A computed fold for a 63-nucleotide RNA from Jeongeupia naejangsanensis, annotated as Fluoride riboswitch aptamer (crcB RNA motif). Of the family's consensus pairs, 100% are formed in the model.
RNA sequence: UGCCGGUUCGGGGAUGGCAUUCCCCCGUGAACCGCCCUUGGGGCUAAUGAUGCCUACAUCGUU
Repeated sequence: UGCCGGUUCGGGGAUGGCAUUCCCCCGUGAACCGCCCUUGGGGCUAAUGAUGCCUACAUCGUU
């Protein structure tokens, strides 16, 4: 100096905030930036990768 493996750390995972995580990915020119169709337009799901709470939105009911 190069390669391989392990540990640790940091970051990211289609709409907000906080926290958790035994999930996945990335190591800073990276990970990531949704789906469908008849595609210069039209349509659809979802505040999560997953979980809990709060907020926003939607539906129904009660006061």